[in-house]
RNA sequence: GCCACCAUAGCUCAGCUGGUAGAGCGGCUGACUUGUAAUCAGCAGGCCGGGAGUUCAAAUCUCCCUGGUGGCU
Numbered sequence: 001g002c003c004a005c006c007a008u009a010g011c012u013c014a015g016c017u018g019g020u021a022g023a024g025c026g027g028c029u030g031a032c033u034u035g036u037a038a039u040c041a042g043c044a045g046g047c048c049g050g051g052a053g054u055u056c057a058a059a060u061c062u063c064c065c066u067g068g069u070g071g072c073u
Stems, first nucleotide, its partner, number of pairs: 001072007010025004019056001027043005049065005
């Protein structure tokens, strides 16, 4: 220098063919327990790496940039 893939909750990851974003773990509250753990119930937490475009509508499609991983030279 070229190619491919990835970037979504504190962490690990889903999210189909565009239609207002979810799970597990973790956190908080309550129940249970002599107490802790475990278990059960509930709650909070992200406008999806940044910008632009297309569209009635973009996490999703297109372009540019940033960062990361792998490959080639």
Model confidence (mean pLDDT): 80 of 100.
This is a predicted structure of a 73-nucleotide RNA (transfer RNA) from Methanomassiliicoccus sp.
It was read from a public genome assembly.
Its Rfam family is "tRNA". Its family is annotated with triplet codon-amino acid adaptor activity in the Gene Ontology. It is annotated as a transfer RNA.